[in-house]
RNA sequence: CAGAGUAGAUGACGGUGCGUUAAGUGAUCGGCAGACGGGGAGUUGCUGCCGGAACGAAGAGACGUAGUCUUGCGGUGCCGUGAUCGCAUCCCGCUG
Numbered sequence: 001c002a003g004a005g006u007a008g009a010u011g012a013c014g015g016u017g018c019g020u021u022a023a024g025u026g027a028u029c030g031g032c033a034g035a036c037g038g039g040g041a042g043u044u045g046c047u048g049c050c051g052g053a054a055c056g057a058a059g060a061g062a063c064g065u066a067g068u069c070u071u072g073c074g075g076u077g078c079c080g081u082g083a084u085c086g087c088a089u090c091c092c093g094c095u096g
Stems, first nucleotide, its partner, number of pairs: 001096003008085003012081006018074003028052007038092004059071005
């Protein structure tokens, strides 16, 4: 000088649920916690949980009378597959 590698993030596909009697998702405020290349440090960044207040929605059909099926809808949960991105930053290390 060049390079490798994590957690994780995003969107795609498949599977399986939840809601459609509105939970969830998203945005916001406060509090707490967690993770952040092999080692150390680590927030103003990331993720999760709890609480506050606000915004906000798409159902339809079949069977036929009790809740099952089909098909939609939700910036919907989880799992799997492959893709893309990927140490915030600082110090040290690894390969050439």
This is a predicted structure of a 96-nucleotide RNA (THF (Tetrahydrofolate) riboswitch aptamer) from uncultured Ruminococcus sp. It matches the Rfam family "THF (Tetrahydrofolate) riboswitch aptamer". The literature on the family includes a 2014 paper in Chem Biol by Trausch and Batey, "A disconnect between high-affinity binding and efficient regulation by antifolates and purines in the tetrahydrofolate riboswitch". Rfam describes the family as follows. Tetrahydrofolate (THF) riboswitch was first reported for Ames et al. as an RNA motif in 5' untranslated (5'-UTR)regions of folate transport and biosynthesis genes in Firmicutes genomes. NCBI's taxonomy places the organism under Bacteria, Bacillati, Bacillota, Oscillospiraceae, Ruminococcus.